[in-house]
Formats: sequence, C1' cells, structure tokens
RNA sequence: UGCUUAAUGCCGCACCAGCGGCAGCGGGAGACCCGACUAUGGGGUGCAUCCGGCUUCAAAACCGGUAGGAGACCUUCUUCUCCGAACCCGACAGCUAAUCUCGUCAGCGUAAGAGGGA
Repeated sequence: UGCUUAAUGCCGCACCAGCGGCAGCGGGAGACCCGACUAUGGGGUGCAUCCGGCUUCAAAACCGGUAGGAGACCUUCUUCUCCGAACCCGACAGCUAAUCUCGUCAGCGUAAGAGGGA
C1' cells in the first nucleotide's frame, strides 16, 4: 500500500499481553401464516457440492471432471490462472415479527486487454 475473509473503527483499564465497552459487519436460536419431516438419524458455518474411474471387506488416499467461488479503486465483456477445503452441534433446530444469543479469527503479496465510472 493491497488481497482472501463477517472478521474493521473508536474509547477505557492495564502497560506485556490481555480485559471490557460502543459502533459497524457477520452468524445462530426463535410465533401466527405457510410448508415439511418422523432413521439409511438430523442439522450448522463456508465457494467448497455432486458425478465417474481406480482401489478396498468398507473407507480414505489417488486420477479426471463438476455445482459454486477468487484474482489488487469499482463495474461490464473477453482471455488466462487458481480454489472447489476444513470444522462444529450432539438426538435437536423449516420459514419466522418481537425477543434472545454468538463471532469480529486466520492466512497472504498483486494476471492481462477493451468499454464505462470514480
């Protein structure tokens, strides 16, 4: 000075780091109405889902794709590149006004062309 992400700004106490508060941003629970299920259990955050192959007792791993997502002021089109994970709840949650409640981490250093905007 920028990127992914909700994950930023301010104030106070501390003085090392951390703790607390407010705001902003993000998530969950939660009526009527509507909808739907009741075991192969179900559900949540997230782009990260699904299909085939190989293999196995099964699975994982591996291979090839794929829904979806990202690429530097913003946006549209084109081309190119990359990701397509991980974790959590614990028998339980549809939507959902009021209401209640939680998070505010972590990891990185930049693709190009054209049009419009700022």

Predicted 3D model of a 118-nucleotide RNA (c-di-AMP riboswitch aptamer (ydaO/yuaA leader)) from a bovine gut metagenome. The sequence is in RNAcentral, with records from MGnify.